[in-house]
The part of an RNA shown here (large-subunit ribosomal RNA, domain IV) has 357 nucleotides and comes from an Anaerohalosphaeraceae bacterium. Lineage of the source: Bacteria > Pseudomonadati > Planctomycetota > Sedimentisphaerales > Anaerohalosphaeraceae. It matches the Rfam family "Bacterial large subunit ribosomal RNA".

Context: one part of a larger RNA
RNA sequence: CUGUCCUUAAGGAACUAGGCAAUUUGACCCCGUAAGUUCGCGAUAAGGGGUCCCUCCAGGUGCUGCUAUUUCGAUAUCAGCAUGCUGAGGGCGCAGUGAAGUGGCUCUAGCGACUGUUUACCAAAAACACAGUUCUCUGCGAACACGUUAAAGUGGAUGUAUAGAGAAUGACGCCUGCUCGGUGCCGGAAGGUUAAGGGGAUGGGUUAGCUCCUUCGGGGGCGAAGCUCCGAACUGAAGCCCCGGUAAACGGCGGCCGUAACUAUGACGGUCCUAAGGUAGCGAAGUUCCUUGUCGGGUAAGUUCCGACGUGCAUGAACGGCGUAACGACUGGAGCACUGUCUCAAGGACAGACUCG
Numbered sequence: 001c002u003g004u005c006c007u008u009a010a011g012g013a014a015c016u017a018g019g020c021a022a023u024u025u026g027a028c029c030c031c032g033u034a035a036g037u038u039c040g041c042g043a044u045a046a047g048g049g050g051u052c053c054c055u056c057c058a059g060g061u062g063c064u065g066c067u068a069u070u071u072c073g074a075u076a077u078c079a080g081c082a083u084g085c086u087g088a089g090g091g092c093g094c095a096g097u098g099a100a101g102u103g104g105c106u107c108u109a110g111c112g113a114c115u116g117u118u119u120a121c122c123a124a125a126a127a128c129a130c131a132g133u134u135c136u137c138u139g140c141g142a143a144c145a146c147g148u149u150a151a152a153g154u155g156g157a158u159g160u161a162u163a164g165a166g167a168a169u170g171a172c173g174c175c176u177g178c179u180c181g182g183u184g185c186c187g188g189a190a191g192g193u194u195a196a197g198g199g200g201a202u203g204g205g206u207u208a209g210c211u212c213c214u215u216c217g218g219g220g221g222c223g224a225a226g227c228u229c230c231g232a233a234c235u236g237a238a239g240c241c242c243c244g245g246u247a248a249a250c251g252g253c254g255g256c257c258g259u260a261a262c263u264a265u266g267a268c269g270g271u272c273c274u275a276a277g278g279u280a281g282c283g284a285a286g287u288u289c290c291u292u293g294u295c296g297g298g299u300a301a302g303u304u305c306c307g308a309c310g311u312g313c314a315u316g317a318a319c320g321g322c323g324u325a326a327c328g329a330c331u332g333g334a335g336c337a338c339u340g341u342c343u344c345a346a347g348g349a350c351a352g353a354c355u356c357g
Base pairs, nucleotide, nucleotide: 001352002351003350004349005348006347007346008345010343011342014341019338027051028050029049030048031047036041038171052091053090054089055088056087058086059085060083061082062081063080064079065078067076068075069074092096104336105335106334107333108332109331110330111328112327116128117127132169133168134167135166136165137164138163144155145154146153172323173322174321175320177253178252179251182250183249184246185245186244187243188242191241192240193239197235198234203229204228205227206226209222210221211220212219213218254272255271256270257269258268281315282312293309294308295307296306297305
C1' cells in the first nucleotide's frame, strides 16, 4: 500500500450525481395509532412502556373433593393440587429479547391499478402480461392454423355465437367531442374500362388453271380448291372508375385583419381556405425550444421539487383523456432518527504485498 473486518473525541450529510456504503430500527407482551379510502385497508402507521432472579396467609384461571341450593343445565362456600396469567414487595449487574437471528420512520409528487413476467452472461423498469372494456371475423366439413400437391388428414372441438379466432385498450370512477375529402374495409350494381377464351371479316404465302410477251432458254399478270400465316368487328367475369356506409378502422382536427369612453384585452365583426378546424379535461408536463418562463411555498441561500398562471416551439380523449385507495428491490423532492459519507483522520485484528532467511 491492497483486501475483509472492528472501534472512535466534537460535529452530524457539511460527503456525493445521489445518504452510495455503513449505522439506526428490530423479538414478544401492553398502551396507543392520523389523513385518505374501492370500507377490505391504511397499520407492526406514527409514538410510548415492559421483559432477569427471589418471596407473598395477594389475586385470577383450571382440575379434584366435601357441603348447601337446584328449574338437574348448573351455581355458591370451603379445602387441596396445578399455573405459557396478573399484581405487590425485595435482590443483583453498565446492561435482564444480557449471545445469535430478527422492519429505520414520516411527508409529498410522477408512472404503472394490483400478485405476476422479462433482456440465461452489463437494463427488472414507467417495458410485457393481466382481470375488465370495445371492434372485426366465423352457421359448422366454421373462421383461423398445421400439412411435400388447390391432397388426405389434424388442431380448433368430442366445443357451437353467453362459442371460437384476430386486433386494440388495460382494475375501478367520471368520460370518450368534430371529421368519411385521402387510404383501408363493407355494401351496391346502371354506365365506362377490362384478360384468357369464343368469333373469324379482310389480307398475305403456296399453285392446278387461264392469259400476255418471248431471243423458245424463259419472263409478266390474274388465280379456284386445299394447306397455311397474320388477324378486325362482335362476345367476354372479378377488379378499377363510379354510388353509398364505416373512425374503440389507418388517420386528420386552420390563417389574416379590425373592434369596448385611460391603457390593455377582445365577448363581437369581416375575409380566405378546409372533409372538419381540437370539445371536456390536463398543461413549462417523462411532452416547453426560447427557459434557471412568471408568481407563490419550502432553504440563510433551491437550474431540482411542490402549488398556480396559460404565451401548448410541438397536449388531448381506447396510438385512450383526467382522477384514484391499495401495491412497487421503480423515479424525483423534503424531513425526523442515525451514523467515519464527510470536516479529518487515527488506532486495532486477520490475509496479502514488501524486507530478511